This is a predicted complex of two RNAs, RNase P RNA and transfer RNA, with 433 nucleotides together. Rfam match: Bacterial RNase P class A. By type it is a ribozyme. Model confidence (mean pLDDT): 77 of 100.
RNA sequence: GAACAAACAGCCGCGCCAUGGGACAGCCCAUGGUGAGGAAAGUCCGAACACCGCAGGGCAGGGUGCCGGUUAACGGCCGGGCGCCGCGAGGCGACGGAAAGUGCAACAGAAAAUAUACCGCCCCUGUAGAGACGCAAUGCGUUGCGUCUCUACAGGGGUAAGGGUGAAAAGGCGAGGUAAGAGCUCACCGCAUCGGACCGUAAGGCCGAUGGCAGUGUAAACCCCACCCGGUGCAAGACCAAGUAAUCAGCCGUUUGAGGGCUGCCCGUCCAAGGCUGAGGGUAGGUCGCAGGGAUUUUCAUGGCAACAUGGAAACAAGAUAAAUGGCUGUGUAAACAGAAUUCGGCUUAUGGUCCCCU
RNA sequence: CGGGGUAUAGCACAGUCCGGUAGUGUACCUGGUUUGGGACCAGGGGGUCCUAGGUUCGAAUCCUAGUGCCCCGA
Repeated sequence: GAACAAACAGCCGCGCCAUGGGACAGCCCAUGGUGAGGAAAGUCCGAACACCGCAGGGCAGGGUGCCGGUUAACGGCCGGGCGCCGCGAGGCGACGGAAAGUGCAACAGAAAAUAUACCGCCCCUGUAGAGACGCAAUGCGUUGCGUCUCUACAGGGGUAAGGGUGAAAAGGCGAGGUAAGAGCUCACCGCAUCGGACCGUAAGGCCGAUGGCAGUGUAAACCCCACCCGGUGCAAGACCAAGUAAUCAGCCGUUUGAGGGCUGCCCGUCCAAGGCUGAGGGUAGGUCGCAGGGAUUUUCAUGGCAACAUGGAAACAAGAUAAAUGGCUGUGUAAACAGAAUUCGGCUUAUGGUCCCCU
Repeated sequence: CGGGGUAUAGCACAGUCCGGUAGUGUACCUGGUUUGGGACCAGGGGGUCCUAGGUUCGAAUCCUAGUGCCCCGA
């Protein structure tokens, strides 16, 4: 990565269909056929189908997000690019925009996005002390002054190498350079911009030139950009039968317009004399939708790296409505997750064990 | 079968939108007050924010998956 999801035998039972029989559509009996899943699950996406809505305009709301392909459609799948991880086979990625704007960055730290200057390093000035040398005074110890060096403190300035804080500190590393330093300069790497008769459908890659480096992160924060989306779901909905009654109470309203339609809101427009709420009392049978001649299943061939497409052949394959698909025994350890309910395509989650292929 | 909501201390709830030390009431514990108890006053303890993974420097909060409970639809 792919497949299987127990098998066989005996006994007892269940649903549906077909045929036959019985007092013959509905009940019973017999025979035959058929009868849960890889997820039937979650309801997370996408459709089919059904009903409702749709003069028009605006605003909301939701989703997707590298490129190409595939498909009925998709947020799925396939292939590729880029990034990250792994020694590797390979795996993972919500992967547009942070230079449109706004917000946030707690604590710590000097400073948190217009950068800043705590310690440290360096220069200058002043004061104090120590040492050396020189000069002057003195009878001698010694004292004073000047110059240089060192140390400490204060003030002024330079710096962003180093320290420390942090998730993050304004390119990295090495050399030169400097008072000390710094893309200040240089090589390499990274980055940005521009270019290419280059490779590729494209994303992108490769090569070259220029620039001393420019606004850090966060969009699973608001937002911007591009594209897509009407709503509700088979308890949709159609038909048959029955019913929603009478009555009582409260509130609002009839041109001063209640209320309703036009998807959620507004504008606008149309209808409009009744409307709403509560009590009371009623039905919850049946047929269809729904069981498939189709986005169907199996298999073969062809094309394609693949997803998939095209063509041929064969098959028709669970269908309930309180709801069938089961139970016991034996062979042996026989045991997982779990059971259809309108139907498909995916994703996700749960899952004992067995076999196969590749590395 | 279909749709929606919710989960935070023993209990009832805030906080979630728009991320920055998780709060209120009640219950519990200690002390005071009282003859004693209740009430009252003062102080205190107690949290896997349902679970797992992700985004972010940082998640109760945002995203994804799962679990429990509640409600609605003829």